Overview:
The RNA shown here (c-di-GMP-I riboswitch aptamer) has 84 nucleotides and comes from a Gammaproteobacteria bacterium. NCBI's taxonomy places the organism under Bacteria, Pseudomonadati, Pseudomonadota, Gammaproteobacteria. Model confidence (mean pLDDT): 84 of 100. The sequence was found by an Rfam model in a public genome assembly.

RNA sequence: CUGGUCGAAGGGCACAGCCGCCGCGAGGCGGUGUCGCAAAGCCACAGCUCUCGAGGGCAACCAAGAGAGGGCUGGGUUACCCGC
Numbered sequence: 001c002u003g004g005u006c007g008a009a010g011g012g013c014a015c016a017g018c019c020g021c022c023g024c025g026a027g028g029c030g031g032u033g034u035c036g037c038a039a040a041g042c043c044a045c046a047g048c049u050c051u052c053g054a055g056g057g058c059a060a061c062c063a064a065g066a067g068a069g070g071g072c073u074g075g076g077u078u079a080c081c082c083g084c
Base pairs, nucleotide, nucleotide: 012037013036017032018031019030020029021028022027035071041077042076043075045074046073047072048069049068050067051066052065055062056061
């Protein structure tokens, strides 16, 4: 120095639910909480899902556009500790 021991240890984040606030909404922020996560850190580029919806349509519906989701997938980027 590398590998095993090893998702072991020390730690980290924080689903759902609940409370408060913001938003037409998807949802976001804070608190509580703890299902899970080796990037469940960050980024909306691609796909996907969701929201609002100009307009069209007898209706069912279709839908420009604008948003949301990084704990939906891909991708990009950054990164701590690990004894005997």